[in-house]
RNA sequence: GGCUCUAUAGUGUAGUGGUUAUCACCCCAGACUCUGAAUCUGGUAACGCCAGUUCGAAUCUGGCUAGGGCCU
Repeated sequence: GGCUCUAUAGUGUAGUGGUUAUCACCCCAGACUCUGAAUCUGGUAACGCCAGUUCGAAUCUGGCUAGGGCCU
């Protein structure tokens, strides 16, 4: 330098164009308990960036950034 894959809460993860973006762990609050753990209930928190297509984009397209793989 070329090709290719990936990027979603603090972490992991689902989501093949349309309802309020899913679930788990973590964290916070409450219930229970003599206290704690466990359990149960509730809650906070996310679509890498810039454009394009579309009535509508996490999703499709292009570029950029970052990471992985292959080739040179």
Molecule: transfer RNA
Organism: Monoraphidium neglectum